[in-house]
């Protein structure tokens, strides 16, 4: 980097220290917001969110005479792999609707195959 398959209107740091120093919110445009009261971004460090994998408990369900042991499924819990903690992926762009929205494309996470 590519396949697949889910899932992105919930939540969670205007945290702390130290660099940098003029841009950021992926990409174009167009809004809108954040920014020398130092963003963005990178080190450290500390605190939280979620429940994708794993992992452990409860039920259901199949099999079994039992003990049990396996799938699906649902629930809880977070120790371990990610992730993620302004704004809906900030918002519109394309199609449908038509002013209420719905879907598509692109993007981001995650399992997953080579």
């Nucleotide at each position: 980097u590519a396949u697949u398959u889910a899932u992105c209107a919930a939540g969670a740091g205007c945290g702390g220290c130290g660099a940098c120093g003029a841009g950021a919110g992926a990409a174009u445009u167009g809004g809108c917001u954040c920014g020398a009261g130092g963003a963005c971004u990178c080190g450290c460090c500390c605190g939280g969110c979620a429940a994708c994998c794993c992992u452990g408990c409860u039920u259901c369900a199949a099999u079994a005479a039992a003990a049990a042991u396996u799938u699906u499924a649902a629930g809880c819990a977070a120790a371990g792999g990610u992730g993620c903690c302004a704004a809906a992926u900030c918002c519109a762009a394309c199609c449908c609707a038509g002013u209420g929205g719905g879907g598509a494309a692109a993007g981001a996470u995650a399992a997953u195959u080579c």
SAM riboswitch aptamer (S box leader), 114 nucleotides, folded computationally. The sequence was found by an Rfam model in a public genome assembly. The coordinates come from a structure-prediction model, not an experiment, and the mean pLDDT is 79.